This is a predicted structure of a 480-nucleotide part of an RNA (small-subunit ribosomal RNA, 3' major domain) from an uncultured marine bacterium.
Context: one part of a larger RNA
RNA sequence: UGACGGGGGCCCGCACAAGCGGUGGAGCAUGUGGUUUAAUUCGACGCAACGCGCAGAACCUUACCAACCCUUGACAUACUUGUCGCGGAUUCCAGAGAUGGAUUCCUUCAGUUCGGCUGGACAAUGUACAGGUGCUGCAUGGCUGUCGUCAGCUCGUGUCGUGAGAUGUUCCGUUAAGUCGGAUAACGAGCGCAACCCUUACCCUUAUUUGCCAGCGAUUCGGUCGGGAACUAUAAGGGGACUGCCGGUGAUAAACCGGAGGAAGGUGAGGACGACGUCAAGUCAUCAUGGCCCUUACGAGUAGGGCUACACACGUGAUACAAUGGGAGAGACAGACGGACGCUAAGCCGCGAGGUGGUGCUAAUCCUAGAAACUCUCUCGUAGUCCGGAUUGGAGUCUGCAACUCGACUCCAUGAAGUUGGAAUUGCUAGUAAUCGCGGAUCAGCAUGCCGCGGUGAAUACGUUCUCGGGUCUUGUACA
Numbered sequence: 001u002g003a004c005g006g007g008g009g010c011c012c013g014c015a016c017a018a019g020c021g022g023u024g025g026a027g028c029a030u031g032u033g034g035u036u037u038a039a040u041u042c043g044a045c046g047c048a049a050c051g052c053g054c055a056g057a058a059c060c061u062u063a064c065c066a067a068c069c070c071u072u073g074a075c076a077u078a079c080u081u082g083u084c085g086c087g088g089a090u091u092c093c094a095g096a097g098a099u100g101g102a103u104u105c106c107u108u109c110a111g112u113u114c115g116g117c118u119g120g121a122c123a124a125u126g127u128a129c130a131g132g133u134g135c136u137g138c139a140u141g142g143c144u145g146u147c148g149u150c151a152g153c154u155c156g157u158g159u160c161g162u163g164a165g166a167u168g169u170u171c172c173g174u175u176a177a178g179u180c181g182g183a184u185a186a187c188g189a190g191c192g193c194a195a196c197c198c199u200u201a202c203c204c205u206u207a208u209u210u211g212c213c214a215g216c217g218a219u220u221c222g223g224u225c226g227g228g229a230a231c232u233a234u235a236a237g238g239g240g241a242c243u244g245c246c247g248g249u250g251a252u253a254a255a256c257c258g259g260a261g262g263a264a265g266g267u268g269a270g271g272a273c274g275a276c277g278u279c280a281a282g283u284c285a286u287c288a289u290g291g292c293c294c295u296u297a298c299g300a301g302u303a304g305g306g307c308u309a310c311a312c313a314c315g316u317g318a319u320a321c322a323a324u325g326g327g328a329g330a331g332a333c334a335g336a337c338g339g340a341c342g343c344u345a346a347g348c349c350g351c352g353a354g355g356u357g358g359u360g361c362u363a364a365u366c367c368u369a370g371a372a373a374c375u376c377u378c379u380c381g382u383a384g385u386c387c388g389g390a391u392u393g394g395a396g397u398c399u400g401c402a403a404c405u406c407g408a409c410u411c412c413a414u415g416a417a418g419u420u421g422g423a424a425u426u427g428c429u430a431g432u433a434a435u436c437g438c439g440g441a442u443c444a445g446c447a448u449g450c451c452g453c454g455g456u457g458a459a460u461a462c463g464u465u466c467u468c469g470g471g472u473c474u475u476g477u478a479c480a
Stems, first nucleotide, its partner, number of pairs: 001480002003477003007474007015464002019428005026319001028317006034310002042053002064305002067302002070299001073129001077128003080124005087106003091102004109119003131294002134292003140288002142283003145279001147277001152191006158167003170183004197271004202239007212228002216226003242265001245259005321421001325380007338367002342361002347356003387418001392413007434456007
């Protein structure tokens, strides 16, 4: 100087407390361990691995396994030799296919000094080499997680100390903040904080179609038409909030408390943004890369299987156990996104998944598109039920060469566990939790996951004794 303490002081955080909802019990989905297996490819392991890499394993992906097959190679460059193209289409044989053998048709490269001279393409032999998702993340770059959006981490000059170092950065107030004010052997400065950026909340100006419709007219009653530029909305530019004003407290300061005005008030709300560093944290399987290793194989191709196994254990979820509910009928209101190899309308067929159809849309125009919780009426009457939907049988639909291993969905039948969950444990402070549906990426098909969107919309916070984590000052130490 640090680190540590079941030392002390001060302070903070959904850390506790106060509340609301869960997990832990059930069956199911998914990831992991274990076991099994020819293979169940590999990585990730307290927080910070376990719906993680994977924004989508039937083939492909694919790295794994067994089998078959190739060896300058599936891919690149160069040298040597040869051909003039390349490419497209057809038929047959063997084979699981890769591949091997045979066959027919179309086409017949460019420049040129006309020299096999140059370029280009292809083939063959040999050689340099290719190739490796093989090892090492403890050789590395890059990227990322974490402490933590915590308020810290340092430097120059000066001063103090023999020195390591100290001071500044401590103290008194204050703040979300090393934020600001005052004091001060320090005076300044840098990286962080804050602000500058984006979204959202209010207003103004400009613009007015595909969007809008107050007033006027028409109307097939649909902003549909004429028209309008007010309103909504869209999208560009401005304004607006700064403790600016008032009162009080404070040290006359910084600031805090209350108030006014205001759409918004003290960082308005949310996002992006992550200091010096820590964990030899993670990644050699995104990529790049040193070293090591393989080179008729640890490289390449093919069809099949596996990654989907199942006594069991754990994590994360979705569905429930019901009446604040289930079922039937009727009625209402979003936002954000996506759409040409696409989204698909009306109509018709089917109980339905879906089929048919072929309208509109290169999209504020058309489509996906019916929002659902909600409201009204009826029914069920506390029951393993008109709760719950697992499992299984049958019949189908769609995608796709192909749904057996191993897809999703529909209909009929079946109707398991489950009556609110032990010890323990988790999220959340406001348009939040809870609850309800909708969209997107990936994608032929496949979502209870992920990323977004809006609808309805709470309870509680006395407080900081305790638990956990952190900051700061101080103290002890046989630790570094």
Rfam family: Bacterial small subunit ribosomal RNA. Rfam links the family to the GO terms structural constituent of ribosome and ribosome. The coordinates come from a structure-prediction model, not an experiment, and the mean pLDDT is 82.